[in-house]
Context: one part of a larger RNA
Parts: sequence; C1' cells; structure tokens
RNA sequence: UUGGGCAUAAAGGGCAUCUAGGCGGCUAACUAAGUCUGAUGUGAAAAUGCGGGGCUCAACCCCGUAUUGCGUUGGAAACUGGUUGGCUAGAGUACUGGAGAGGUGGGCGGAACUACAAGUGUAGAGGUGAAAUUCGUAGAUAUUUGUAGGAAUGCCGAUAGGGAAGCCAGCUCACUGGACAGAUACUGACGCUAAAGUGCGAAAGCGUGGGGAGCAAACAGGAUUAGAUACCCUGGUAGUCCACGCCGUAAACGAUGAUCACUGGGUGUAGGGGGUCGAACCCCUGUGCCGAAGCUAAUGCGAUAAGUGAUCCGCCUGGGGAGUACGUUCGCAAGAAUGAAACUC
Repeated sequence: UUGGGCAUAAAGGGCAUCUAGGCGGCUAACUAAGUCUGAUGUGAAAAUGCGGGGCUCAACCCCGUAUUGCGUUGGAAACUGGUUGGCUAGAGUACUGGAGAGGUGGGCGGAACUACAAGUGUAGAGGUGAAAUUCGUAGAUAUUUGUAGGAAUGCCGAUAGGGAAGCCAGCUCACUGGACAGAUACUGACGCUAAAGUGCGAAAGCGUGGGGAGCAAACAGGAUUAGAUACCCUGGUAGUCCACGCCGUAAACGAUGAUCACUGGGUGUAGGGGGUCGAACCCCUGUGCCGAAGCUAAUGCGAUAAGUGAUCCGCCUGGGGAGUACGUUCGCAAGAAUGAAACUC
C1' cells in the first nucleotide's frame, strides 16, 4: 500500500533480441464494441442515507426519495476500437562516400625477458631501511655472438575512436556486423516497449588435452616484531596463455532502464556535409567542459537532464535476522537463481 518513489537515503534487471500483452502518425467513409443520452423492466419488504410528518421530546412510528447496478430497446458519432480506401512527417529499403583498438581466422615483425651453447674476463653478484636466505672460483654478475621459447604489444595515444553490454590496441591478409553523412528514388505506419523465452556476458573457478618465458595465490626459507600464520626479501606450484566444453557472477557504475517530443547560450574535440582561393561561419551525428530557465534535502544535474511531458518494462516499502533457512530449478563441483519466518531493536 499511495495522487509516493528508484545518481548518492530502500529501489534500474549486467547487456541485447524477440513472443504474448500494453501503447501507437495524418486523412475520408462506414460501423457502433467502449463512450454519451432517452424510454422501459428489474433492483422484494424491513433496515440504512437524505428530506418531511406524528406520539409534549427522544427512542419509536409514518410518508417521499436515493439504492450509484444489470437487462431490453430507441438515438448520437467527437474520442478509443473495428472494416475499407488514401497519404508521407515515424520506420525501413536501394545508391554514393569517408571514419573506426567492432568481431572471427591466418601470416609476419621488433624491443624486452628467461634458458641453453660459445668467447672475453675475475671476485664478487643480488637484495634491503639495514640485512640475511639465494647465486658465484665446478668461473657467477658484467659484456659479445648464436640458438630456442612463451607472453605482452613501447612511442603514436588523446580530455580520442569503436561496440548492446562485457569489452576492443604492433603490422598485414581474408571473411564479416553496425553506425554516420550526402543526394535522390521506392515501400506506405511496416512503429515503441517488452513479462516469459533465447543469446551474449570481465576476472576468478571447473572438465579434457596442449603450452609454460615472465609474473605469481598456496607453500618453503630469510628478515621485521613482544609475537608476525602479514607488510619487505629469496625461491616457488596451481593459475595466468591456446583449443573445446562448463560456470553466469562483479563497485557488470554514468551507482542514472528503453523510446519519442519540447525547453537560452558559450567553449573544445572526432566523423561527414555545405560555404570560402584559403579562412570565418552554418548543418547533422558522436564525445567533453562551463553554465540560462527549471529541478534537487543538499551535493549537484542542466539538449549526452537528475528540466517539461508521453508510452512500456524492471524494481523499492524501517535496521538486524538474511541474500540466510526450507522447497524448487540449473550446475561436474564451487555454487548460482528464486527467496521467507520466528525472534530482536
């Protein structure tokens, strides 16, 4: 429990797609389901509400009316719905063009690192606040050359770009999705939202098989300390990487659902167009900052709204108990999803 809310107080689903449902542009005719209106039937009486009246008042009694509803029937046609026809402003298709770490697969590159081999070379190296564990005369560290390997892609680089979100960055090839701008032509409302469903979904984790340079949970040792199951140091295994299959969660954040319309400006920037000899300047789409009005408890938001309206979906209803228990579904498991109550303040 509503005429309220959801950036930060409880509350936007992680994101998309689509079914049902809800909502839906301009115009003409018809219809009459919704809607409005007249008549009529019914709505028993009593009770009840309202307006009167009678017992001296009241209780009590009487009269009138209401009883918001439903059925039948006559009518109205603005709006909603339905049918038929038309339209082009919404939506889409075709065409041209440039931009982009959008996606998938392949090929190639350089720097760094580590290991191994060889040369030079000699006593230290490494590490720290200081040390030690550690490595080194079986020749380390340093330096030069070669070989191998795996992972990540410096500068450019941005307050930049792309993507629905998660996310995406060396160069190049192939395949491929989307957006944007510009001109016409075409379709003719084909639209918006979206329960359920379906798909995608960082990291960690799981299964099978590979791979393993660096880093590094666990673990071991050295320090520090009163102690030190830590912070620091030396090592180091899962993992991090690849293929396939699971998991389905994050402060999955703009802590801000999607779509449409409207509401002063100023200043950057990316893509495209107009304009100009070149500029200035103007338009569209994105991405930032500052701010008018307005909003907000304030912070702040402010055409990328948290302003003004419309449609649809999701969610909230004191703190703890608790995202727990039970049940169910999913999962190999870890667990995920759904999700209480007692009690207590």
Model confidence (mean pLDDT): 89 of 100.
The part of an RNA shown here (small-subunit ribosomal RNA, central domain) has 345 nucleotides and comes from uncultured Ilyobacter sp.
Rfam family: Bacterial small subunit ribosomal RNA. Rfam links the family to the GO terms structural constituent of ribosome and ribosome.